[in-house]
Context: one part of a larger RNA
């Protein structure tokens, strides 16, 4: 000099930060992921317009959010490589969208159960499924050029061979047709994002861990996967690794950082960002462009709960709270106003991300606890060699100020770019919608009546801790006598103690100080 500190005394404000390091311990309770009615049939409610409810259907729910247990690992970082890869929404970009059909929820009707919930018969719409046709592509063989370090790629040409599609609002009545806008639908190439996989290179400690390994290490072959590989599986061969520390142990998320130090370094990985990993234990796959799938499924383990004993039901390492453990860490809070997300044509609806408020001197900063004048050196305290000497310009007493406090009032950015309505230009059109540029109106704040700013009172409402032998700034008196007691080290204390206790004075730091702990 540093801390996600804790303790003890004490504590006036503000503003920026931080806040379960211990039990990845077990949770009551509420919230934390929905949305679209312009995909689709019903159903309530009403006179209708319309609103609302559940279901099929689409998108999202792989994001954000926690957390750090595993991990000594291509997990991190960093530098490449993919001639071995995938990319949903997003823009470009060339094509299309054609032609039938069969269900099943919901609904009605029966049944079974304590619940969870289930069985059946029966009807029904879709942007849901399911056929067929149309074919750039793909994919597999010949082929012909180019190109590469290579196992190969690139372009072209012939053949077989498979593979789409769904629509739904909105305008106009002129030229009625496959009308026009939008949005969404399928396929094709190209990008941009995101991710997968590979490799040099760095990445704690022990040798009182010296041999380690059978899918082991390598081939052929067949499966699997977006995609390379013992990544699986038959056969076949016996190799791989290893003092340049294999394998075993112990401990640990990794990184930009932060601390500290002149530097080299050492030590740390809290906020905050980027990566991995996990989700009460272990395992599994569906689903989807994409899965560790925290608030999805099935299994198993352990626990907790509810039952009519036959059966079911749960996961706070989300945000608040709770118990417990601990020296030791907060409110069961507003609001989606702003920023981001997610669905939606849009209005908007969700969002404990996220903005804010609360508690905590946890930390930094920054402010105040008054200023100027005031010598009868006041009264007291304290020392005294009894003369004094010191607290001390301190105080009182005058004069001034008023940041804070308090009275009352006034009162901002953060909100406008987006969106809703008008208007206007503009390219194309028959037009009208619509798209695109510009402007105009009106409204929208959780935090807040805050910040901020002006009045009103009146010095008014605000200092403490530790230390005073040496180190190391800062001294005396009294009490105690090897006791009681301090102490970080050296060492004090047995009658004159600057070292223990008090007091007076002093010294340093100050909303703080000092101990303890841990790094440098």
């Nucleotide at each position: 000099g540093a801390u996600u500190a804790a303790c003890g005394c004490u504590g006036g404000c503000g503003g920026u930060a931080c806040g379960c390091a211990u039990a990845a311990u077990a949770c009551a309770u509420g919230c934390a992921a929905g949305u679209c009615g312009a995909a689709c049939g019903a159903g309530u409610a009403g006179c209708a317009a319309u609103a609302c409810u559940a279901g099929u259907g689409g998108c999202a729910a792989a994001c954000g959010g926690g957390u750090g247990a595993g991990u000594a690992a291509c997990a991190c970082g960093u530098a490449u490589u993919c001639a071995a890869c995938a990319u949903g929404c997003c823009c470009a970009u060339a094509a299309g969208a054609u032609a039938u059909g069969a269900a099943c929820a919901a609904c009605u009707g029966a049944u079974c159960g304590a619940a969870a919930g289930a069985u059946u018969a029966g009807c029904u719409a879709a942007u849901a499924c399911a056929u067929a046709a149309u074919a750039a592509g793909a994919a597999a063989a010949u082929u012909a050029g180019g190109g590469g370090a290579a196992u190969c790629c690139c372009u072209g040409a012939u053949u077989u061979u498979u593979u789409a599609a769904a629509g739904a609002g909105g305008c106009c009545u002129u030229u009625a047709a496959a009308g026009c806008c939008u949005c969404g639908c399928u396929u094709u190439u190209g990008g941009a994002u995101u991710g997968g996989a590979g490799u040099g290179c760095g990445c704690a400690u022990u040798a009182u861990c010296a041999g380690g390994u059978a899918g082991u290490u390598g081939g052929u072959g067949a499966g699997g996967u977006a995609a390379c590989g013992g990544c699986c599986c038959a056969c076949c061969a016996a190799g791989c690794c290893u003092a340049u520390g294999a394998c075993a142990g112990u401990u640990a998320g990794c990184u930009a950082u932060g601390u500290u130090g002149a530097g080299a370094g050492a030590c740390a990985g809290a906020a905050u960002a980027g990566c991995c990993a996990c989700a009460a234990u272990g395992g599994g796959a569906u689903u989807g462009a994409g899965a560790u799938a925290c608030g999805g499924c099935c299994c198993u383990u352990a626990c907790u709960c509810c039952u009519a004993c036959g059966g079911g039901a749960g996961g706070c390492a989300g945000c608040a709270g709770u118990a417990g453990g601990g020296a030791a860490u907060u409110u069961u809070u507003c609001a989606c106003a702003a920023u981001g997300g997610g669905c939606g044509a849009a209005a908007g609806c969700c969002u404990g991300a996220u903005g804010g408020a609360g508690c905590g001197a946890u930390a930094c900063c920054g402010c105040g606890u008054g200023g100027u004048g005031g010598a009868u050196g006041a009264a007291g305290g304290u020392c005294u060699u009894u003369g004094g000497a010191u607290c001390g310009u301190a105080a009182a007493c005058a004069c001034c100020u008023u940041u804070u406090a308090u009275u009352g009032g006034g009162g901002c950015c953060g909100a406008a770019u987006g969106g809703u309505a008008c208007u206007u230009a503009u390219a194309g059109g028959a037009a009208a919608u619509g798209g695109u540029a510009a402007g105009u109106a009106a409204a929208u704040g959780a935090c807040u009546g805050u910040a901020c700013c002006c009045u009103u009172u009146g010095a008014a409402u605000a200092a403490g801790a530790a230390a005073c032998g040496g180190c190391a700034a800062a001294c005396u008196u009294c009490g105690u006598g090897c006791c009681a007691g301090c102490a970080g080290c050296c060492g004090c204390g047995g009658u004159a103690a600057u070292a223990c206790g008090a007091a007076g004075g002093u010294u340093u730091c100050a909303a703080g100080c000092g101990u303890u702990a841990u790094c440098c």